The RNA shown here (TPP riboswitch aptamer (THI element)) has 100 nucleotides and comes from Rudaea sp. It was read from a public genome assembly, where an Rfam model found it. The source organism's lineage runs through Bacteria, Pseudomonadati, Gammaproteobacteria, Lysobacterales and Rudaea. Of the family's consensus pairs, 91% are formed in the model.

[in-house]
RNA sequence: CGCAAGAAGCGGGGGUGUUCGCGACAGUGUCGUGAGCUGAGAAAGUCCCUUCGCACCUGAUCCGGGUCAUGCCGGCGUAGGGAGCUUCGGCAAGCCGCCG
Numbered sequence: 001c002g003c004a005a006g007a008a009g010c011g012g013g014g015g016u017g018u019u020c021g022c023g024a025c026a027g028u029g030u031c032g033u034g035a036g037c038u039g040a041g042a043a044a045g046u047c048c049c050u051u052c053g054c055a056c057c058u059g060a061u062c063c064g065g066g067u068c069a070u071g072c073c074g075g076c077g078u079a080g081g082g083a084g085c086u087u088c089g090g091c092a093a094g095c096c097g098c099c100g
Stems, first nucleotide, its partner, number of pairs: 001094001006088005011050004017037009056081003062075004
């Protein structure tokens, strides 16, 4: 010199399921609402993620386990995708110069 973690500013990207009760519409489902489960988050809080990419999507009407039920847990997954700039900061690896 370069440089991770971390921080700030301005942007950007995400998900919103399942069970029960009530009401409405309708025909066994849809919407609204209250409560329960898991979780950071269930239109909800800047909640989470933002490329050295813990968000999230595809595979998936997937597979195994478990539950009142559900991506609830695990596999898949060192998979394929996926949204950034500036400044501060300075671990390494590496490179350059000088001295011995």